[in-house]
RNA sequence: UUCCUCAGUAGCUCAGUGGUAGAGCGAUCGGCUGUUAACCGAUUGGUCGUAGGUUCAAAUCCUUCCUGGGGAGUC
Numbered sequence: 001u002u003c004c005u006c007a008g009u010a011g012c013u014c015a016g017u018g019g020u021a022g023a024g025c026g027a028u029c030g031g032c033u034g035u036u037a038a039c040c041g042a043u044u045g046g047u048c049g050u051a052g053g054u055u056c057a058a059a060u061c062c063u064u065c066c067u068g069g070g071g072a073g074u075c
Base pairs, nucleotide, nucleotide: 002072003071004070005069006068007067008066011025012024013023014022019056026044027043028042029041030040031039049065051063052062053061
């Protein structure tokens, strides 16, 4: 430098494979408690990596590019 492959979604770890974007953890407030922890309740959460395309409808399908992991080739 070239090619192949996997991944990119909430602060973190990840689900969601064409029809309302979710869970756990976290954070904030409250309840409980002599206090803390634990527990319970409520609240808080998003440009779905970028730019286009297809479609009535795209996180999801197609193309390009970016970032990261793995593999192969050349030197």
Predicted 3D model of a 75-nucleotide RNA (transfer RNA) from Gracilariopsis chorda. RNAcentral records the identical sequence in 2 taxa. Rfam family: tRNA. By type it is a transfer RNA. Its family is annotated with triplet codon-amino acid adaptor activity in the Gene Ontology. RNAcentral holds the sequence, with entries from ENA.